[in-house]
Order: sequence, then structure tokens, then C1' cells
RNA sequence: GCCCACGUAGCUCAGUCGGUAGAGCACGUCUUUGGUAAAGACGAGGUCAUGGGUUCAAGUCCCAUCGUGGGCU
Repeated sequence: GCCCACGUAGCUCAGUCGGUAGAGCACGUCUUUGGUAAAGACGAGGUCAUGGGUUCAAGUCCCAUCGUGGGCU
């Protein structure tokens, strides 16, 4: 230099044919206990990497940029 994949909650990851952004763990409150742990209930937490385009509507499609990983020379 060229090619491919990926970027979504604090972490690990889903998200179907474009139609209200979710799970587990972690965190907070409560219940339970003599007290922890475990278990259960509820809750908080998101500019979907950044910018633009298409569309009535974009996490999803298109373009550029940035970052991570891999491959080729």
C1' cells in the first nucleotide's frame, strides 16, 4: 500500500424483510436472614464509533472518516 470482518448499557453480546433499542453479568433500592452469601421483586444506566446521504421511517441500506482485529505484498 491492498483486501476482509467488527464498532450497540460499566463488561460480554443479541437485535429477523428498514417500523417503539434488548438479554446475561455487574450496579442501586426493597423482601428474606441474628448477620453475610444465595434467592426473589423492582429500578437506574444508550448521541447504536463520527459525519453525511437515501427513505414517511435507519442499529439495520449507501458513501466518507476514525478505531480494533485478521490476511496479502

The RNA shown here (transfer RNA) has 73 nucleotides and comes from a Chloroflexaceae bacterium. It matches the Rfam family "tRNA". It is annotated as a transfer RNA. The organism belongs to Chloroflexaceae, within Bacteria. The coordinates come from a structure-prediction model, not an experiment, and the mean pLDDT is 80. It was read from a public genome assembly.